This is a predicted structure of a 1404-nucleotide RNA (small-subunit ribosomal RNA) from an uncultured bacterium. RNAcentral holds the sequence, with entries from ENA and SILVA. Model confidence (mean pLDDT): 84 of 100. It matches the Rfam family "Bacterial small subunit ribosomal RNA". Gene Ontology terms of the family: ribosome and structural constituent of ribosome.
RNA sequence: AGAGUUUGAUCCUGGCUCAGGAUGAACGCUAGCGGCAGGCUUAACACAUGCAAGUCGAGGGGCAGCGGGGAGGAAGCUUGCUUUCUCCGCCGGCGACCGGCGCACGGGUGAGUAACACGUAUGCAACCUGCCCCUGUCAGGGGGACAACCCGCCGAAAGGCGGGCUAAACCCGCGUACAUGCCACCGGGGCAUCCCGGAGGCAGGAAAGGCUUCGGCCGGACAGGGAUGGGCAUGCGGCGCAUUAGGCAGUAGGCGGGGUAACGGCCCACCUAACCGACGAUGCGUAGGGGUUCUGAGAGGAAGGUCCCCCACACUGGUACUGAGACACGGACCAGACUCCUACGGGAGGCAGCAGUGAGGAAUAUUGGUCAAUGGUCGGGAGACUGAACCAGCCAAGCCGCGUGAGGGAGGAAGGUACAGAGUAUCGUAAACCUCUUUUGUCAGGGAACAAAGGCGGGGACGUGUCCCCGGAUGAGUGUACCUGAAGAAAAAGCAUCGGCUAACUCCGUGCCAGCAGCCGCGGUAAUACGGAGGAUGCGAGCGUUAUCCGGAUUUAUUGGGUUUAAAGGGUGCGCAGGCGGUCUGUUAAGUCAGCGGUCAAAGCCCGGGGCUCAACCCCGGCCCGCCGUUGAAACUGGCAGUCUCGAGUUGGAGAGAAGUAUGCGGAAUGCGCGGUGUAGCGGUGAAAUGCAUAGAUAUCGCGCAGAACUCCGAUUGCGAAGGCAGCAUGCCGGCUCCACACUGACGCUGAGGCACGAAAGCGUGGGUAUCGAACAGGAUUAGAUACCCUGGUAGUCCACGCAGUAAACGAUGAAUGCUGGCUGUCCGGGGGGGAUUGACCCCUGGGUGGCGAAGCGAAAGCGAUAAGCAUUCCACCUGGGGAGUACGCCGGCAACGGUGAAACUCAAAGGAAUUGACGGGGGCCCGCACAAGCGGUGGAGCAUGUGGUUUAAUUCGAAGCAACGCGAAGAACCUUACCAGGUCUUGACAUCUAGUGCCAUCCUAAGAGAUUAGGAGUUCCCUUCGGGGACACUAAGACAGGUGGUGCAUGGCUGUCGUCAGCUCGUGUCGUGAGAUGUUGGGUUAAGUCCCGCAACGAGCGCAACCCUUGUUAUUAGUUGCCAGCAUUAAGUUGGGCACUCUAAUGAGACUGCCGGUGACAAACCGGAGGAAGGUGGGGAUGACGUCAAGUCAUCAUGCCCCUUAUGACCUGGGCUACACACGUGCUACAAUGGGCAGUACAACGAGAAGCGAGCCUGCGAAGGCAAGCGGAUCUCUUAAAGCUGUUCUCAGUUCGGACUGCAGUCUGCAACUCGACUGCACGAAGCUGGAAUCGCUAGUAAUCGCGGAUCAGCACGCCGCGGUGAAUACGUUCCCGGGCCUUGCACUCACCGCCCGUCAAG
Repeated sequence: AGAGUUUGAUCCUGGCUCAGGAUGAACGCUAGCGGCAGGCUUAACACAUGCAAGUCGAGGGGCAGCGGGGAGGAAGCUUGCUUUCUCCGCCGGCGACCGGCGCACGGGUGAGUAACACGUAUGCAACCUGCCCCUGUCAGGGGGACAACCCGCCGAAAGGCGGGCUAAACCCGCGUACAUGCCACCGGGGCAUCCCGGAGGCAGGAAAGGCUUCGGCCGGACAGGGAUGGGCAUGCGGCGCAUUAGGCAGUAGGCGGGGUAACGGCCCACCUAACCGACGAUGCGUAGGGGUUCUGAGAGGAAGGUCCCCCACACUGGUACUGAGACACGGACCAGACUCCUACGGGAGGCAGCAGUGAGGAAUAUUGGUCAAUGGUCGGGAGACUGAACCAGCCAAGCCGCGUGAGGGAGGAAGGUACAGAGUAUCGUAAACCUCUUUUGUCAGGGAACAAAGGCGGGGACGUGUCCCCGGAUGAGUGUACCUGAAGAAAAAGCAUCGGCUAACUCCGUGCCAGCAGCCGCGGUAAUACGGAGGAUGCGAGCGUUAUCCGGAUUUAUUGGGUUUAAAGGGUGCGCAGGCGGUCUGUUAAGUCAGCGGUCAAAGCCCGGGGCUCAACCCCGGCCCGCCGUUGAAACUGGCAGUCUCGAGUUGGAGAGAAGUAUGCGGAAUGCGCGGUGUAGCGGUGAAAUGCAUAGAUAUCGCGCAGAACUCCGAUUGCGAAGGCAGCAUGCCGGCUCCACACUGACGCUGAGGCACGAAAGCGUGGGUAUCGAACAGGAUUAGAUACCCUGGUAGUCCACGCAGUAAACGAUGAAUGCUGGCUGUCCGGGGGGGAUUGACCCCUGGGUGGCGAAGCGAAAGCGAUAAGCAUUCCACCUGGGGAGUACGCCGGCAACGGUGAAACUCAAAGGAAUUGACGGGGGCCCGCACAAGCGGUGGAGCAUGUGGUUUAAUUCGAAGCAACGCGAAGAACCUUACCAGGUCUUGACAUCUAGUGCCAUCCUAAGAGAUUAGGAGUUCCCUUCGGGGACACUAAGACAGGUGGUGCAUGGCUGUCGUCAGCUCGUGUCGUGAGAUGUUGGGUUAAGUCCCGCAACGAGCGCAACCCUUGUUAUUAGUUGCCAGCAUUAAGUUGGGCACUCUAAUGAGACUGCCGGUGACAAACCGGAGGAAGGUGGGGAUGACGUCAAGUCAUCAUGCCCCUUAUGACCUGGGCUACACACGUGCUACAAUGGGCAGUACAACGAGAAGCGAGCCUGCGAAGGCAAGCGGAUCUCUUAAAGCUGUUCUCAGUUCGGACUGCAGUCUGCAACUCGACUGCACGAAGCUGGAAUCGCUAGUAAUCGCGGAUCAGCACGCCGCGGUGAAUACGUUCCCGGGCCUUGCACUCACCGCCCGUCAAG
């Protein structure tokens, strides 16, 4: 000293929370010792028992008890002793009694008390004071009573009554004395009443003795003084509520009296009507006050336990008595409650003294010892009493100190534990072992201080009652502290935490469960946050938790905050109180400052010393704010007196204005009335309808009536304090500005309460009512529509008078004054000057109203002489969000409602400004078969195929909008196959290792559905150093295999999609407090962030483009299996020959806006043209940036974790994946004449082929079969391409269209076509006549149409991937739909509009 927490991120505001210290504490776990201090915070609740206040015989009378003595009697006997009884107070003493002093101290508690109770400082000229000290004087002489005691009586008791005797330091007169009071006199003083001293007169109340060693001592009375202790009064100070604003009748004062120690309405009679209060009276709530304690840098805040001072109280309430002192804790009386005793008639008691008990409570100790010391009371003294005090006991409840060992010791042992696990880490130098020490504890021995004075005995000095010297006695604690010795590491460590804040990390278990949590927050199968363990961190005889206070919190801000938008400026003005106030001079000294003095108790804090071994603790010294007094200073503030003119105002002149108010007038419009013209609609809307209209509307013309509002001018205009103010004229009235500088001379500013004004709506009374128009009605819209739209329409809107008193009453910005760079409009045609001469214009200056900006300010946005800048004065307001501007109370109001204005509870945020994105039924620009323009489809039919659903023993699994659905699957009869039923195996169908054996393969027979089982035959492969080894197979045991089981939300890899869209970023610099921005935006252009220009940016990277493949032209090279122009030859490029052409396949060329013209900014580029096979990326492909979708895939593969292990693994047969009321996707074939059938006939390309393609010939109607050449292929085969063309037929029909379905007969593949293959022939001949809403593809060699090939494959293709043939139409254009890119704007979204969020209802 700060930190966490609002956001995707940022800055700010703001609350919540944490780290620190403290405690009379409590609880949990744990516990060795000592010192010092502490210990009912709750029930001022109730108390058993014991103790806590007595003492004096040197005041007195006495003699119950004790001891001694004396006298007498009796008994026992040891004959002078013992015991006992009676008498005598004679002596020591002494219960009870009279008397004196004390009991008012000490000790406890904090209920009450908001008060002169307390603190502090004063005053008493208004007072008292026992014991103590000093001074002076005195003590003469009489009298009297009551206890005890005796007698009697009453009562259960407590207690009481009557009669009788008696003493005193008890009580009462007399004499004397001073105080005191009154009368008059003198002197002195002060502070108003007055005070002091002196002398005189009158009145008036004293006394006590005791002891003695006779030296004296202790007492008694009065008066004065002192000291101590008290009483009273006053200033100032210390608490919450104003949702307590008025209180008060002895109240406030006076005169007179009473009372008191004393003043006083303290009390009383009379008189006056005062007194207190926003500087907070009164009321209510709470509370003992202070020294001090805790915290804090301080200022402050909180507290008042122990110790000290004061106060109050003593079961509750009241009252007095005694006394120097009480209205009295262990006194009295009365009343009350409670408890106890009782003979029922009556009595007794008061722990908030020390112990102790019960109760209450989270919680607080022994019914201990001693008067040794200190102190108190009594006494002449010895001494007595003392739960005050000093000690001890219990309690980690606090502070402080000490210890639980120190050094060495690594095979880092064993063992345990953990983990990353055949190793490592840890316990751990720890232990063992060696050397050493002995604090504390244990045992033994020694052993203090606290004790000195007084007193006692003896002696001495002098001032004769004081001091000094000597001696001996006295210790509760205590045989304690302390010292010495002995044995021996021996007897002594825990608690909390480990996600961040905050020091300290891993494993297992659990699986939004159990639980944690101070805040943020952890836990839904890999939890450093739960529980356990290992390890680590912190503190340590303690450690954590809980509670409370201060701090951090500048989060109530005096020090030290704010109010445009975060909470916060009153709606506005006037103005009483209050606060603040211009210039100069003088004076004063209240504030202020300084010196000195008094006080501020002690203890405590702090500073300096000292004592306990140290420390805590204790002792000594010092310091201290404040208050009071006194002496000075005079700058500033204040007071008083005077001066000045610049603040403020007055006067004169000039002026602007929708300022206000009253009255009068005006035209247009609207509606209505009457009349005319005129005819079928009008009106209204997005579209309509309600409504009006043939009884004549709307429209139009004329006349009339009514009420309200004032077009244009008219605006960044003006006026007003604000609300607000707009036709014209007049009257009345308020404010403002400029100029002059004549006058006054600070007259000023602000302003709590108060008073006034105050939009709209609203209320009351009375008018008025044209328009508009809440409520209401109807029509629409809609899922609904109590709305938006339409047609009507009441209150109201208008006027007068009154009330109400609120608004986003806003500039969300209180008023006033001064100061601080500029630029530019406008109003008052403001004022002055210059320049000019009829045309501008320039300079200075006042007031208002705008814009932009410097410095500065601000969280930023922004403000910026009209401040949100720099300062001063005054007022108002704020202190997290919600609850709530609500409730209650009070005030106002006719009401509506307004003003004032909480709490419980709840949340960890709520908020401001700005940033990046995403989004918008916001805007701008631009793309894409996106729309439009076209062509052809799908959706209807039949069939094929995939999916859903259903079914099933099983119909294996996955894929799910685009981006799942002819998808994984380039091909399920068995196999595949993962599914089901049944039958089987358990080191296993598959891999590696160990040991042993030698085969194995193959064939045959039997059983079985097969897997398999049984039997038989069979007997060898390679290498060799001949020992053996390897391959392979079998057997045995175990390590292990195996899993298409789960998790694609644990993953890798691969893939889809946005999207082949033009974007995505970085470095340095710059700007911003920052998130971020800039660059990448802008002007053009492009298919493109493509290029050019500009620019606080300059560069760069991944993307785009290019480089790659293919196609289109051509050259060169090469010429077989390809080709054939010319020559020869043939049925035929068949052959000779040739390589020109085609073609093949390798290398090149070619295209670059290169050239020309135009447009453009002299650019980039675009448009047109030439040349060219090709022209502006020529066509096509491959190529997919940063990222998004927890997208898809654990069933291609790989892989973490979890799960199965005679089964979730493996084998076999059969079945299923092919089911079928249904729904959807993708396709095929059609519905026909641009066609179908038949016949003839022409032209391809890509490819494939050996368990293959198969020519040709023969057979079959055909699928095909038989024989068989060629070809591992530019050579042979598949291989006749089809549409097309030519001819012919059919003639619009369910047909010579269409071919499903079915029957029969076959072919082929294959172990096997039943479930479940394809094809052929004959026969049968279904639906279907162009397809609803809706929807898909395509921009050129494309769509459409036609056939061909291939992969998979034994067989199976309408699917998929390729190939060529024929070969169109249309695009005006970008308004709209969808998707995307850039810029901008709004935003309460950021999981990002499939967002956020409000209300109602339902369930819990």